Record summary: The prediction has a mean pLDDT of 81. Predicted 3D model of a 74-nucleotide RNA (transfer RNA) from a Candidatus Aenigmatarchaeota archaeon.

RNA sequence: GGGCUCGUAGUCUAGUUUGGUCAGGACCCGAGCUUAAGAAGCUUGAAACCCCGGUUCAAAUCCGGGCGAGCCCA
Numbered sequence: 001g002g003g004c005u006c007g008u009a010g011u012c013u014a015g016u017u018u019g020g021u022c023a024g025g026a027c028c029c030g031a032g033c034u035u036a037a038g039a040a041g042c043u044u045g046a047a048a049c050c051c052c053g054g055u056u057c058a059a060a061u062c063c064g065g066g067c068g069a070g071c072c073c074a
Stems, first nucleotide, its partner, number of pairs: 001073007010027004020057001029045005050066005
């Protein structure tokens, strides 16, 4: 330098193929219930689409550029 894959809460991950209900789940964290207290359990809450631009009524998803990570080639 070229090719391929990927980037989503503090961590891990689904959703992208086929654009459309509040972006879902697990762990962690806060509050409550329970308990003599705790653990476990139950209820509930906070928290995320790498950045910029484009297309569209509507973008995590499609398109372009950038940044970053991994693998391969040179």

The source organism's lineage runs through Archaea, Nanobdellati and Candidatus Aenigmatarchaeota.